The part of an RNA shown here (small-subunit ribosomal RNA, 5' domain) has 529 nucleotides and comes from a watershed metagenome. RNAcentral holds the full RNA, with entries from SILVA. Model confidence (mean pLDDT): 83 of 100.
Context: one part of a larger RNA
RNA sequence: GGAUGAACGCUGGCGGCGUGGAUAAGGCAUGCAAGUCGAACGGACCUUGUCAUAUGAUUUCCCAAAUGAGUAGCAAUACAAGUGAAGGAAUGAUUAUGACGCUGGUUAGUGGCAGACGAGGUAGUAACACGUAGGUAUGUACUCUCAAGUCGUGAAUAAUUCGCCGAAAGGCGGACUAAUACACGAUAGUCCCUCCGGGGUAAAGAUUUAUCGCUUGAGAAACAGCCUGCGGGGUAUCAGCUAGUUGGUAGUGUAAUGGACUACCAAGGCUAUGACGCCUAGGGGAGGUGAGAGGCUGACCCCCACCGAUGGGACUGAGACACGGCCCAUACACCUACGGGUGGCUGCAGUCGAGAAUCUUCCACAAUGGACGAAAGUCUGAUGGAGCGACGCCGCGUGAUUGAUGAAGUCCCUCUGGGACGUAAAGAUCUUUUAUGAGGGAAGAAGUUUAUUGACGGUACCUCAUGAAUAAGGGGCUCCUAACUCUGUGCCAGCAGGAGCGGUAAUACAGAGGCCCCGAGCGUUAUCC
Numbered sequence: 001g002g003a004u005g006a007a008c009g010c011u012g013g014c015g016g017c018g019u020g021g022a023u024a025a026g027g028c029a030u031g032c033a034a035g036u037c038g039a040a041c042g043g044a045c046c047u048u049g050u051c052a053u054a055u056g057a058u059u060u061c062c063c064a065a066a067u068g069a070g071u072a073g074c075a076a077u078a079c080a081a082g083u084g085a086a087g088g089a090a091u092g093a094u095u096a097u098g099a100c101g102c103u104g105g106u107u108a109g110u111g112g113c114a115g116a117c118g119a120g121g122u123a124g125u126a127a128c129a130c131g132u133a134g135g136u137a138u139g140u141a142c143u144c145u146c147a148a149g150u151c152g153u154g155a156a157u158a159a160u161u162c163g164c165c166g167a168a169a170g171g172c173g174g175a176c177u178a179a180u181a182c183a184c185g186a187u188a189g190u191c192c193c194u195c196c197g198g199g200g201u202a203a204a205g206a207u208u209u210a211u212c213g214c215u216u217g218a219g220a221a222a223c224a225g226c227c228u229g230c231g232g233g234g235u236a237u238c239a240g241c242u243a244g245u246u247g248g249u250a251g252u253g254u255a256a257u258g259g260a261c262u263a264c265c266a267a268g269g270c271u272a273u274g275a276c277g278c279c280u281a282g283g284g285g286a287g288g289u290g291a292g293a294g295g296c297u298g299a300c301c302c303c304c305a306c307c308g309a310u311g312g313g314a315c316u317g318a319g320a321c322a323c324g325g326c327c328c329a330u331a332c333a334c335c336u337a338c339g340g341g342u343g344g345c346u347g348c349a350g351u352c353g354a355g356a357a358u359c360u361u362c363c364a365c366a367a368u369g370g371a372c373g374a375a376a377g378u379c380u381g382a383u384g385g386a387g388c389g390a391c392g393c394c395g396c397g398u399g400a401u402u403g404a405u406g407a408a409g410u411c412c413c414u415c416u417g418g419g420a421c422g423u424a425a426a427g428a429u430c431u432u433u434u435a436u437g438a439g440g441g442a443a444g445a446a447g448u449u450u451a452u453u454g455a456c457g458g459u460a461c462c463u464c465a466u467g468a469a470u471a472a473g474g475g476g477c478u479c480c481u482a483a484c485u486c487u488g489u490g491c492c493a494g495c496a497g498g499a500g501c502g503g504u505a506a507u508a509c510a511g512a513g514g515c516c517c518c519g520a521g522c523g524u525u526a527u528c529c
Stems, first nucleotide, its partner, number of pairs: 001529004006525005013396006019389002026352003030349003035113003040110002043107004049100006059090004066083002070079003120307003130231007138224003143220008151185004160175006191200003205212003233279003240270003245267008282304004286297002289294001309330005332343004360386001362385003368382001369380004399430004409421005435466006444456001473518005478499003484513005494501002
């Protein structure tokens, strides 16, 4: 001098692009981060319509108990318009149940695919973990190409319903039912085994008119497994290490090779070119520095490996020994009716803790990509964006021109006076980047066409208006090292990277004036070259 995922001190106007838990792989409240398919399946519920059965409000009619204006009569009594209980017939609102088909929707469950990707972290690992160059004894769901096939049958089970147990988590029993779930049979080749005679192995349908599927075989693509040469830490105050150890035979196991494992046999194998042990550490592309050689680092981004509270285990599956799956053990935490249960932020936010120190419990699936789906679409804390932090880099601004009574004031001096701050201020004339307000206003968006669809965002950008209006500090001034005087202090108080300064004229301490350097930053500390 350069650099940093920096921190601290003083200061702080704006924008763009980046970047931000390096410490405790310490503990975590809360919400979200992996679902999807009804065009695989039986139900349940809701919705629209028709029919049947039951219900029977209202209205009309028949019959007419009862009552009875009134008429006749002296009266008893007789007749009697009208009102009209009960009963019957028709009408059929409403409600309930069932059936049908339709239309549509929602979905707990069975089933399929995806949860092995994506996202996070670097604890472990000195190793075929990584890098590079090779090898082969192997596998592959989805995708693509080609060829062939897709026939028949059966038994269950969840959901549902009934009963029971439990505080809960959850569980038990009876009955019923479906499938692209499960099982059996048939068929059989460019499949598998073979002693070449033969033996064996498959399938599933769905919707509405053409597709999507299913099974078998061959190939491709891409991915993965395994093996090997070489390369890259420290330590000899670690010198010997090793019995599945080294090799062979036969097996087991695996997709596959192999002491990977087992039995038997042999006695080998590694090591001063550093075995074995211990310490440290994820590796690389790369980053910073340097003329280079080198020495240092491994944040962000990309590739690979490993990990998912700690330790172990397998299941399912094309793929895991599986972060938001299962089982066991341990520690911790929570609930409990004390019998028993539940949990795993090293996902995104957020919280406590420790720390010098590191952000919002934000918006959206509009774009890119992923999962599922025929599709519409659903999901997506991936991603796209916004927010916070001068943490970094870059850009812009804090005005421009003019203005000498060289004002006032402060500082200095050889002090009736002179010098510096200084065209600086005031004043005058301009400008409007920026700021504020108003108006307009995107691209990013496109799929066969037309249409629809923007989180960011009324953002960027454009136009107009107002008015110098909203905006400067930090460090230093003895030498190294750019920049000097006065006052105070008096080996005191203090400074300091090194040399060193301070004991009465301190350009080195403290304050002031002036000056120098950088500038929205400037210094200090830490680390690397």